[in-house]
Context: one part of a larger RNA
RNA sequence: UGACGGGGGCCCGCACGAGCGGUGGAGCAUGUGGUUUAAUUCGAAGCAACGCGCAGAACCUUACCAGCCCUUGACAUCCCGGUCGCGGGCCCGAGAGAUUGGGUCUUUCAGUUCGGCUGGACCGGAGACAGGUGCUGCAUGGCUGUCGUCAGCUCGUGUCGUGAGAUGUUGGGUUAAGUCCCGCAACGAGCGCAACCCUCGUCUUCAGUUGCCAUCGGGUAGGGCCGGGCACUCUGAAGAAACUGCCGGUGACAAGCCGGAGGAAGGUGGGGAUGACGUCAAGUCCUCAUGGCCCUUACGGGCUGGGCUACACACGUGCUACAAUGGCGGUGACAAUGGGUUGCGAUCCCGCGAGGGGGAGCUAAUCUCCAAAAGCCGUCUCAGUUCGGAUUGCAGUCUGUAACUCGACUGCAUGAAGUCGGAAUCGCUAGUAAUCGUGGAUCAGCAUGCCACGGUGAAUCCGUUCCCGGGCCUUGUACA
Repeated sequence: UGACGGGGGCCCGCACGAGCGGUGGAGCAUGUGGUUUAAUUCGAAGCAACGCGCAGAACCUUACCAGCCCUUGACAUCCCGGUCGCGGGCCCGAGAGAUUGGGUCUUUCAGUUCGGCUGGACCGGAGACAGGUGCUGCAUGGCUGUCGUCAGCUCGUGUCGUGAGAUGUUGGGUUAAGUCCCGCAACGAGCGCAACCCUCGUCUUCAGUUGCCAUCGGGUAGGGCCGGGCACUCUGAAGAAACUGCCGGUGACAAGCCGGAGGAAGGUGGGGAUGACGUCAAGUCCUCAUGGCCCUUACGGGCUGGGCUACACACGUGCUACAAUGGCGGUGACAAUGGGUUGCGAUCCCGCGAGGGGGAGCUAAUCUCCAAAAGCCGUCUCAGUUCGGAUUGCAGUCUGUAACUCGACUGCAUGAAGUCGGAAUCGCUAGUAAUCGUGGAUCAGCAUGCCACGGUGAAUCCGUUCCCGGGCCUUGUACA
């Protein structure tokens, strides 16, 4: 000087408390451990691994296993020889396929000194080499997590100290903040904080192939449907607006704090992006890049089939429930974000349904995907039930060469556990929690996951003694 303390002081955070909803019990989904297996590819490991890499394993993916094949190789550059297109379509044969034997058709490259001369492509050959998701994240770059959006981390000059170092950065107030004020052997400065950026909330202007009958006219069973118009809504561009600016109190006449006015918004208005010096030899050699080591007829490459989907069990994360604030039937209103041309697909017809037929319109503020909970009416009357839907049987639909291992969905039948969950434990302070549906990426198909969007919409916060994490000062130390 740090680190640590079941030392002290001050302070903060959904840290506790107050409250709401969960997890832990059940069934299922998913990840992991374990076990099994020819293989169940590999990585991730307290917080910060475990719906994580995987934004989507039937083949492919795929790295694993079995079998069958190839060896200058699936891919790059160079050399020699050969063929002129290469490629594509069709037919016959062997094979599980990779691969391989043969026939046929089609188009028939560019330049040219018309010489296979140059380029280009393919075939064959030799070797240099290719190739490796093989090892080392404790050799590395890059990227990322975490403490933590915590308020800290430092430097120059000066001063103090023999020195390590100290001071500044401590102190008194204050703040979300090393934020600001005052004081002070310090005076300044940098990286962080804040602001500048995006978005939501109010208004104005500009603009009008969406919106409105607001105004005028026409038409209709009805409908912005038509003419017409940008007033309003909206869209999207430019501005305005909030600064403790004003008033009162308080404070040290400061910084600030408390209350009020006006205002769409008030004291950082809400949310986001933004992550200092560093810590964990944290994570990643399987994104990529890369040193070293290793393999080279194999640890490389191709293919078929299997596996990653196994199942006595254990854990994490979720979904659905256990019902009456509910289930079922009928009726029925209101969104936003996004996506769409090998795509979204309306009206119509067929099917109980998944879906099928057909196909208007739309390269989309124009067409389309497109709501649910809520509300109203009826029924069920506390029951393992008209709760719950697992499991299983049968019959189907769709995607795809192909749903056996191993897809999703539909109909009929079947109806399991489950009556609110021990010890323990998680999230959340407002348009939040809870609850309801919707969209998107990935994607042929497959979502209870992820990332977004809107609808309905709470309770509680006295407080800081305690648990956890953190900041500053101080103290002890046989630790560095």
Predicted 3D model of a 480-nucleotide part of an RNA (small-subunit ribosomal RNA, 3' major domain) from a metagenome. The coordinates come from a structure-prediction model, not an experiment, and the mean pLDDT is 83. RNAcentral holds the full RNA, with entries from SILVA.